[in-house]
C1' cells in the first nucleotide's frame, strides 16, 4: 500500500433495525460500636461526518484511532 477483525459508561464486556444490559470501580442510604463483606438506590457511554428507514450503536460511504496477516523498498 492491500484485506481481516475492532472501537460501547472510569475499566473489561453484551446487544446487531423499536427505551443500550453486564461485572468491577464510584457516590448516598441501610446492616455494624466502626470498618470489611452484604443489601437497596443513583450518576456516567454507542470514535466523527453524510446516505437509507417512520426509526440508526446496528445496513451503506468517506474519513481518524487500534490490532492482525500479506506486500513493497532498502
Nucleotide at each position: 500500500u492491500u484485506c481481516a477483525g475492532g472501537g460501547u459508561g472510569g475499566u473489561g464486556u453484551a446487544g446487531c433495525g423499536g427505551u443500550a444490559g453486564c461485572a468491577c470501580g464510584c457516590g448516598a442510604g441501610a446492616c455494624u460500636c466502626u470498618g470489611a463483606a452484604u443489601c437497596u438506590c443513583g450518576a456516567a457511554g454507542c470514535c466523527g461526518g453524510g446516505g437509507u428507514u417512520c426509526g440508526a450503536u446496528c445496513c451503506c460511504c468517506c474519513g481518524c484511532c487500534c490490532u492482525g496477516a500479506a506486500g513493497c523498498c532498502a
Overview
The RNA shown here (transfer RNA) has 74 nucleotides and comes from a Planctomycetota bacterium. Taxonomically the source falls in Planctomycetota (Bacteria, Pseudomonadati). Its Rfam family is "tRNA". Rfam describes the family as follows. Transfer RNA (tRNA) molecules are approximately 80 nucleotides in length. Gene Ontology term of the family: triplet codon-amino acid adaptor activity.